[in-house]
This is a predicted structure of a 118-nucleotide RNA (FMN riboswitch aptamer (RFN element)). The sequence was found by an Rfam model in a public genome assembly. Its Rfam family is "FMN riboswitch aptamer (RFN element)". Rfam describes the family as follows. The RFN element is a highly conserved domain that is found frequently in the 5'-untranslated regions of prokaryotic mRNAs that encode for flavin mononucleotide (FMN) biosynthesis and transport proteins. The coordinates come from a structure-prediction model, not an experiment, and the mean pLDDT is 83.
RNA sequence: AAUAUUCUUUGGGGCGGGGUGUGAUUCCCCACCGGCAGUAUAGUCUGCGAAGCCCUUCGGGGCCCGAUCGGGUGAGAUUCCCGAACCGACGGUAUAGUCCGGAUGGAAAAAGACGUAA
Numbered sequence: 001a002a003u004a005u006u007c008u009u010u011g012g013g014g015c016g017g018g019g020u021g022u023g024a025u026u027c028c029c030c031a032c033c034g035g036c037a038g039u040a041u042a043g044u045c046u047g048c049g050a051a052g053c054c055c056u057u058c059g060g061g062g063c064c065c066g067a068u069c070g071g072g073u074g075a076g077a078u079u080c081c082c083g084a085a086c087c088g089a090c091g092g093u094a095u096a097g098u099c100c101g102g103a104u105g106g107a108a109a110a111a112g113a114c115g116u117a118a
Stems, first nucleotide, its partner, number of pairs: 006113005016030004031098002033088002035048004043086002052063004068084005090101003
């Protein structure tokens, strides 16, 4: 100096305008948002987490898991720049990525503290 362990803290954003309607932040037109790690800087690549479903000896395990192309620069970019697209759990409610709820929850993970052996 680095690693195990234990502990602490942190750890998800977004409906503004117009239209229809008895009623819509849910429909239609425009708008707005983007968890964590990896990699040339990523919502769309790879992997993970969350949500959902099943099982459980309650420790956990299994399943499932959305969406991008064209051009440019470069040694290297589906990550940058230009352009045009696309995607978004469950329950509630006039049909919801953006409202309310499970959730003052959980978690990928990040930072810090402690610090033994080899």